[in-house]
Predicted 3D model of RNase P RNA and transfer RNA as a complex of 398 nucleotides.
RNA sequence: GGAGCUGGCCAGGCAGCCGCUGGGCCGCGAGGCACAGAGGAAAGUCCGGGCUCCACAGAGCGGGAUGCGGGGUAACACCCCGGCGUGGCGACACGACGAACAGGGCCACAGAGACGAGUCGCACCCGUCACAGGGUGCGGGUGAAACGGGCAACCUCCAUCCGGAGCAACACCAAAUAGGCAAGCGCCCGAGGUCUGCUCGACCGAGCUUGCGGGUAGGUGGCUAGAACCCGGGGGCGACCCCGGGUCCAGAGGAAUGGCUGUCGGGGGGUUCCCUUCGGGGCGGCCCUUGCACAGAACCCGGCUUAUCGGCCGGCUCCCGCA
RNA sequence: UCCCUGGUAGCUCAAUGGUAGAGCAACCGGCUGUUAACCGGUAGGUUGCAGGUUCGAGACCUGCCCAGGGAGCCA
Numbered sequence: 001g002g003a004g005c006u007g008g009c010c011a012g013g014c015a016g017c018c019g020c021u022g023g024g025c026c027g028c029g030a031g032g033c034a035c036a037g038a039g040g041a042a043a044g045u046c047c048g049g050g051c052u053c054c055a056c057a058g059a060g061c062g063g064g065a066u067g068c069g070g071g072g073u074a075a076c077a078c079c080c081c082g083g084c085g086u087g088g089c090g091a092c093a094c095g096a097c098g099a100a101c102a103g104g105g106c107c108a109c110a111g112a113g114a115c116g117a118g119u120c121g122c123a124c125c126c127g128u129c130a131c132a133g134g135g136u137g138c139g140g141g142u143g144a145a146a147c148g149g150g151c152a153a154c155c156u157c158c159a160u161c162c163g164g165a166g167c168a169a170c171a172c173c174a175a176a177u178a179g180g181c182a183a184g185c186g187c188c189c190g191a192g193g194u195c196u197g198c199u200c201g202a203c204c205g206a207g208c209u210u211g212c213g214g215g216u217a218g219g220u221g222g223c224u225a226g227a228a229c230c231c232g233g234g235g236g237c238g239a240c241c242c243c244g245g246g247u248c249c250a251g252a253g254g255a256a257u258g259g260c261u262g263u264c265g266g267g268g269g270g271u272u273c274c275c276u277u278c279g280g281g282g283c284g285g286c287c288c289u290u291g292c293a294c295a296g297a298a299c300c301c302g303g304c305u306u307a308u309c310g311g312c313c314g315g316c317u318c319c320c321g322c323a
Numbered sequence: 324u325c326c327c328u329g330g331u332a333g334c335u336c337a338a339u340g341g342u343a344g345a346g347c348a349a350c351c352g353g354c355u356g357u358u359a360a361c362c363g364g365u366a367g368g369u370u371g372c373a374g375g376u377u378c379g380a381g382a383c384c385u386g387c388c389c390a391g392g393g394a395g396c397c398a
Stems, first nucleotide, its partner, number of pairs: 001319010012264007020037003024033003039294001043305002046303005051166004058200004063162005068082005083097001084095004098157002103155002105151003115148001120139007170221004180212006192204003214397002228247008265292001266290007273282003324394007333347004341378001349365005371387005
């Protein structure tokens, strides 16, 4: 100097004007003042938890998930360490990585034969008068695989885990009705509900289901202080854990977090200039353009996956050159 | 928020894990005075996308993308 691998971070800055949401303060009031106001993925809703309700969560079957060993964690399908395998010269990346001697199933075409039924050729042995037949070994060819097996991302077995639903949970307040009609089932020998696929069990239980018709689609809480963030110290290879101190950091709800302007920065394009190994490249000047990657909270966290212009910092590998 | 279904030729749909097909449409030829119908033939596929399992994937598994549908108040 070139080519890569990997960990972490940022996600335009500043100023002015006009707005929006939240709680706070001031004001009798109209209103005013200062403060705060999207993300690393807020996304997909794919896993795991918290929370709430249902027997505080029951039994069995069924079902689902995970799958090398150990550890971390509230938990996980996540993360870390180690082993093994695959790819790469390497840094490193990826891995559904239990069991095929519990059993069932599948292995197209080709091939004599595809998994326990058999024999294409040769040799040897038994057998026969000689064939036939039986056994052992080897070989050619086919094929992904040939007597060795492979497939469990087919059923299954083993081990471990999983009760169900979801903030439209749930609680409270308020409002409304033709609290209508028809059919079916049921009223303790009990339909139905909690309750989910089934059975049992427990509790509740006089109504329930379907169709037609009707009404309301309002408010409050849940709702943001949390497995939270920052700094320091300690333990551990690490994921992570412990201790001390400090901070408060969106809560809308048809849904606020925006719009305009200026300037600086970035991206794109043109032109000029410079360099050139004539392929191109670049510092600078000028002009034009772009408000600037992906994207937008909706009960809250931990992960995974996917999308993402460009840039910064750290660690590492290989190649070339020079000393 | 929870749940379900589907994506294959231009259209509608098939296809036990074993050569991707049918009907209609398109194109060419025939028949006809001409057209339609009819007859013969031809072309047309990243099986939504990307990985994986397998000897082999439209099918099995995983992750994305797109489309469609259902449930949730009172009575």

Annotation:
Rfam match: Bacterial RNase P class A. Rfam's curators write: Ribonuclease P (RNase P) is a ubiquitous endoribonuclease, found in archaea, bacteria and eukarya as well as chloroplasts and mitochondria. The family's RNA type in Rfam is ribozyme.